[in-house]
Predicted 3D model of a 76-nucleotide RNA (transfer RNA) from Lentisphaerae bacterium ADurb.Bin242. It matches the Rfam family "tRNA". Its family is annotated with triplet codon-amino acid adaptor activity in the Gene Ontology. The family's RNA type in Rfam is transfer RNA. The organism belongs to Lentisphaerota, within Bacteria. The RNAcentral record of the sequence draws on ENA. Its mean pLDDT, the model's own confidence on a scale to 100, is 80.

RNA sequence: GCGCCCAUAGCUCAGUCGGUAGAGCAAAUGACUCUUAAUCAUUGGGUCCUAGGUUCAAGUCCUAGUGGGCGCACCA
Numbered sequence: 001g002c003g004c005c006c007a008u009a010g011c012u013c014a015g016u017c018g019g020u021a022g023a024g025c026a027a028a029u030g031a032c033u034c035u036u037a038a039u040c041a042u043u044g045g046g047u048c049c050u051a052g053g054u055u056c057a058a059g060u061c062c063u064a065g066u067g068g069g070c071g072c073a074c075c076a
Base pairs, nucleotide, nucleotide: 001072002071003070004069005068006067007066010025011024012023013022019056027043028042029041030040031039049065050064051063052062053061
């Protein structure tokens, strides 16, 4: 330099044919318990990497960029 893949909650990840975002774990609160742990219930938490575009509507499609990973090429 070229190609491919990934980026969504604090973490690990889903998200169907574009129809307006979820799970598990973690956290907080409550119940239980002498207390802790465990268990049960409830609650909060998101500019979906960034900027544009298409669309009535974009996490999803298109373009450019950023970061990460893999492969190839170059390497006197």